[in-house]
Context: one part of a larger RNA
């Protein structure tokens, strides 16, 4: 100087407490371990692995396995020979491929040849999702959006080092004030950026409709007020009043204001730590394979199943379930697309194909909610697993192994032990909706969007983690 203590002081945090809803019990979905397997490809393993990489494994993907094939190779550059290339037919084969036949000559041109492409040959070489993340770059997680981490000069100490950055206040903050052998500076903090919340100006189409007409209808004429959408701009700064404080920084009220003390959310992540993660995004040193650890194809596997764990969904019901009628969104996406209308089917769907390259048209119905009615506490009109039959759709193909529909079937589950997790406000809880990735989809996932909308916080004694100061130590 650090590390550490069931030492001390100060302090912060959904850390505890106060509350609320879960997990742990059930069924299913999904990931992991284990086991099994020809293969169940590989990586990730306390927090910080386990709905993770994967924004989507039927083939492909695909790296694994079995079988069938290739060896200058699927891909790159160079050399030689030959034919332009593309194309069509047949045989064989599971396909990859192998064999045979036919047709056919373009472009530039100095008529030598050349460009592009195919086939054959010899070598240099290609190739490797093979190993090492403990050889590396780059990227990332974590502590932690915690308030720290350092330097120059000076000064002090024999030195390692100290000081600055230890005091007194204050802050979300090494934020600011004050004091001081320190004086300054850098990086973090804050601000500058984006979104939301209010107004003003400007612009009115595809958006809007107060007034005047008009229509079944903002439909049309029109209007520029409102709403809304873009752009520009104003606004919040402890600015003002009072109190308190050291005449400071600040803190506590009040006023005005759409918003008040960081207005809310995001982006932004210091020096370091963990030989943390990734050689399978990519790049790369070294090592290894080279008729195979490379390449092509067919089928299988990654989807197995005594079991264990994680993350979720659906429930166990009456604050509910069924049925009928009625109301209100936001944000997205669409031409390889979205698909209105009409017809048809109980339905998933099918036929038709208007409009829309979108403030115009379509997806699109928002649902919880309101009103009316049935059920009346029961394993039930709860719950929907499982299974059977019949279908639809995408696709070359749905058996292993897709989604969806109808009829039938109707399992466990009556609120869950020890333990454990999230959350402080438009939050939790609850309700729907959209997108990306698709031919299709195993999405109950992930990421957005709006609707409805709580309870509690006495306080820091204790548990956990962090920061500053101080102290003990047989530790470095």
């Nucleotide at each position: 100087u650090g590390a550490u203590g069931g030492g001390g002081g100060c302090u912060u945090g959904c850390a505890c407490a106060a509350g609320u809803g879960g997990u742990g019990g059930a069924g299913c979905a999904u990931g992991u371990g284990g086991u099994u397997u020809a293969a169940u490809u590989c990586g990730a393993u306390g927090c910080a692995a386990a709905g993770c990489a994967a924004a989507g494994a039927a083939c492909c993907u695909u790296a694994c396995c079995a079988g069938g094939g290739c060896u200058u190779g699927a891909c790159a550059u160079g050399c030689c020979g030959u034919g332009a290339a593309u194309c069509c037919u047949c045989u064989u084969g599971a396909a990859a491929g192998a064999g045979a036949g036919g047709g056919g000559u373009g472009c530039c041109c100095u008529c030598a040849g050349g460009a592009a492409c195919g086939c054959g040959g010899a070598c240099a070489c290609a190739g490797g999702u093979g190993g090492u993340g403990c050889a590396u770059g780059g990227c990332u997680a974590u502590c932690g959006u915690c308030a720290g981490c350092u330097c120059a000069u000076g000064u002090u100490g024999u030195a390692a080092g100290g000081u600055g950055u230890a005091g007194g206040g204050u802050u979300a903050a090494g934020u600011c004030c004050u004091g001081c052998a320190a004086u300054g500076a850098g990086u973090g903090c804050a601000a500058c950026c984006c979104u939301c919340a209010u107004g003003u100006u400007u612009a009115g189409u595809u958006a809007c409709c107060a007034c005047c007409a008009u229509u079944g209808a903002g439909u049309u004429c029109g209007a520029a007020a409102c709403c809304u959408u873009g752009a520009a701009u104003a606004g919040a700064c402890u600015g003002c009043c009072g109190g308190u404080g050291a005449u400071a920084a600040g803190c506590c009220u009040a006023a005005g204001g759409a918003a008040g003390g960081u207005g809310a959310g995001g982006a932004u992540g210091a020096c370091a730590u963990c030989a943390a993660g990734u050689c399978a995004u990519c790049a790369u040193g070294c090592c290894c394979c080279u008729u195979a650890u490379g390449c092509c194809c067919u089928a299988g596997g990654u989807g197995a199943c005594a079991c264990a764990c994680g993350u979720g969904c659906u429930a166990c019901a009456a604050u509910g379930g069924g049925c009928a009628g009625g109301a209100c969104a936001a944000a997205g996406g669409g031409u390889u697309g979205u698909g209105a209308u009409c017809c048809u089917g109980c339905g998933a769907g099918g036929g038709u194909g208007a409009g829309c390259u979108a403030a115009c048209u379509c997806c699109a119905a928002a649902a919880a909610c309101c009103c009316a009615u049935c059920c009346u506490c029961a394993a039930u009109u709860u719950g929907g697993a499982u299974u059977g039959c019949a279908g639809u759709u995408u696709g070359c193909a749905a058996c292993u192994u897709g989604c969806c529909u109808g009829c039938a079937u109707g399992a466990a589950g009556c609120c869950a032990a020890a333990a454990u997790c999230g959350c402080u406000a438009g939050u939790a809880a609850u309700c729907a909706u959209c997108a990306g990735u698709u031919a299709g989809c195993c999405a109950u996932a992930u990421g957005g969007u709006a609707g409805c909308g709580a309870a509690u916080u006495c306080a820091u004694u204790c548990c956990c983690a962090g920061g500053c100061c101080u102290u003990g130590u047989a530790c470095a």
This is a predicted structure of a 476-nucleotide part of an RNA (small-subunit ribosomal RNA, 3' major domain) from Trichopus zeylanicus subsp. travancoricus.
The full RNA is in RNAcentral, with records from SILVA.
Its mean pLDDT, the model's own confidence on a scale to 100, is 80.